RNA sequence: AGCCGACAAAGGCAAACUAUCCGCAAGGGUACGACGCAAAGCCAUGGGUCGCCGAGAGACGAUGGCCAGGCUGCCGAA
Numbered sequence: 001a002g003c004c005g006a007c008a009a010a011g012g013c014a015a016a017c018u019a020u021c022c023g024c025a026a027g028g029g030u031a032c033g034a035c036g037c038a039a040a041g042c043c044a045u046g047g048g049u050c051g052c053c054g055a056g057a058g059a060c061g062a063u064g065g066c067c068a069g070g071c072u073g074c075c076g077a078a
Stems, first nucleotide, its partner, number of pairs: 004076002012037002018031005035065001041071003045068003048063004053058001
């Protein structure tokens, strides 16, 4: 350095609920909160799922904590 991921250390993020705001909706922001997470950091690239419009084909949006992929990062036991 790489692979890897501990009954290690320092930390980090924050599900559901609740309150409030935005949105037709899915859902998102903020605060509380903590189910969990070794990338639950970044990127909607592919697939899946969800919403909206549409007769249909399809288009638009959401989901990164659904799966895969790419990039980067803390620590150093076996």
Record summary: c-di-GMP-I riboswitch aptamer from Candidatus Aerophobetes bacterium Ae_b3b, 78 nucleotides, folded computationally. Its mean pLDDT, the model's own confidence on a scale to 100, is 87. It was read from a public genome assembly, where an Rfam model found it. Lineage of the source: Bacteria > Bacteria candidate phyla > Candidatus Aerophobota.